The prediction has a mean pLDDT of 92. The part of an RNA shown here (small-subunit ribosomal RNA, central domain) has 348 nucleotides and comes from an uncultured organism.

Context: one part of a larger RNA
RNA sequence: CUGGGCGUAAAGCGCGCGUAGGCGGACUGGCCAGUCAGGGGUGAAAGCCCGGGGCUUAACCUCGGAACUGCCCUUGAUACUGCCAGUCUAGAGUCCGGCAGAGGUGAGUGGAAUUCCUAGUGUAGAGGUGAAAUUCGUAGAUAUUAGGAAGAACACCAGUGGCGAAGGCGGCUCACUGGGCCGAGACUGACGCUGAGGCGCGAAAGCGUGGGGAGCAAACAGGAUUAGAUACCCUGGUAGUCCACGCCGUAAACGAUGGAUGCUAGCCGUUGGGCAGCAUGCUGUUCAGUGGCGCAGCUAACGCAUUAAGCAUCCCGCCUGGGGAGUACGGCCGCGAGGCUAAAACUC
Numbered sequence: 001c002u003g004g005g006c007g008u009a010a011a012g013c014g015c016g017c018g019u020a021g022g023c024g025g026a027c028u029g030g031c032c033a034g035u036c037a038g039g040g041g042u043g044a045a046a047g048c049c050c051g052g053g054g055c056u057u058a059a060c061c062u063c064g065g066a067a068c069u070g071c072c073c074u075u076g077a078u079a080c081u082g083c084c085a086g087u088c089u090a091g092a093g094u095c096c097g098g099c100a101g102a103g104g105u106g107a108g109u110g111g112a113a114u115u116c117c118u119a120g121u122g123u124a125g126a127g128g129u130g131a132a133a134u135u136c137g138u139a140g141a142u143a144u145u146a147g148g149a150a151g152a153a154c155a156c157c158a159g160u161g162g163c164g165a166a167g168g169c170g171g172c173u174c175a176c177u178g179g180g181c182c183g184a185g186a187c188u189g190a191c192g193c194u195g196a197g198g199c200g201c202g203a204a205a206g207c208g209u210g211g212g213g214a215g216c217a218a219a220c221a222g223g224a225u226u227a228g229a230u231a232c233c234c235u236g237g238u239a240g241u242c243c244a245c246g247c248c249g250u251a252a253a254c255g256a257u258g259g260a261u262g263c264u265a266g267c268c269g270u271u272g273g274g275c276a277g278c279a280u281g282c283u284g285u286u287c288a289g290u291g292g293c294g295c296a297g298c299u300a301a302c303g304c305a306u307u308a309a310g311c312a313u314c315c316c317g318c319c320u321g322g323g324g325a326g327u328a329c330g331g332c333c334g335c336g337a338g339g340c341u342a343a344a345a346c347u348c
Stems, first nucleotide, its partner, number of pairs: 003320004007302002012316001014201004021194003025088007033081002035077008049065006091191001092188004096183004103177007110154001114150008125136002162169002206247006215241002220236004258315006266293013297304002321348003330341004
């Protein structure tokens, strides 16, 4: 380079925005660059290939042909691609009217629970476990009543429900704000798809500075268990978990399934909207989502199956036996932890 692949065998970048590039709807006209055809030039010889000949044969030598898949010039063709011009509306977008939603950011606010504090009642236990002990309690605990403080999380609703590109998002209210869906037309007129680099977002843990700290809880301490027990169980408990700002940039970041478009049986449920029918709460239908089953087809099988892993086209990423190793070295990034890129010897 080519081939074959990427749900589970190696392989889809965690996700988006987007540069270059690649690819790109319908019709008409023009050009003829790509493309195709004819002709010409060149493509040294030797070699390779085919046929013949010469050394006793072969190697070797020799003659002829073919080939030299290429490049250039020229004459034409114009379907397709391209370029130029014009036109169009089926892609894409704008406007209008509705709709659903834990989408995001900020501010405010509510109740339950937990812990602590104060006061009252009250007395000997409480707590914890397989059983116990550490622990708390006559300086009055546990329980219970009233009041107060604090922080964090939001029971029921709640649903293979909803929203978001992914990470993710759940009490309530307000403000600001992103996206989506449906319905009518009107408008722009291919404005599109993908996307190497690049830029941004990105759970948890971790880091920096300052705050906060109720509960939980790495580390740590003690009690048990055990042959031991640096664990599982119990009593405590600090970072952390929370907030602001700044880093980190990873994950079983999973649907282990990149994005876009078109096409290819159905049946059942559910969410949002439209339309129609009427017995006004159901039925039918349609668009968009989200599930279950299932045909053709696909698959090594499992399974997938209009939300494809089916049939096709375009673009990107990635794989190429196991270990060594996602390691070393180098480079880039980071405060660090470390991240990204990424081998070889050797070995089976």